The RNA shown here (transfer RNA) has 71 nucleotides and comes from a Syntrophorhabdaceae bacterium. Its mean pLDDT, the model's own confidence on a scale to 100, is 81. The RNAcentral record of the sequence draws on ENA.
RNA sequence: UGGGGGAUCGUUCAACGGCAGGACAACGGACUCUGACUCCGUGAAUUGGGGUUCAAAUCCCUAUCCCCCAG
Numbered sequence: 001u002g003g004g005g006g007a008u009c010g011u012u013c014a015a016c017g018g019c020a021g022g023a024c025a026a027c028g029g030a031c032u033c034u035g036a037c038u039c040c041g042u043g044a045a046u047u048g049g050g051g052u053u054c055a056a057a058u059c060c061c062u063a064u065c066c067c068c069c070a071g
Stems, first nucleotide, its partner, number of pairs: 001070007010024004018054001026042005047063005
């Protein structure tokens, strides 16, 4: 420099263009003499900007960062 892939709760992984979900972690409660385990509940996220669309995490353009391949 060229080509390809990726960026989503604190972490990790999902999500036909139509309500963003799970697990772990956190917090509250139940259980317990206390703690752990277990069970119930709560909060929490789409990298930035623009475009298409009735509707965008998803499609298009662009920027930034990361990974892979080639030179």
The same sequence occurs in records of 5 taxa.
It matches the Rfam family "tRNA". Rfam classes the family as a transfer RNA.
The source organism's lineage runs through Bacteria, Pseudomonadati, Thermodesulfobacteriota, Syntrophorhabdia and Syntrophorhabdaceae.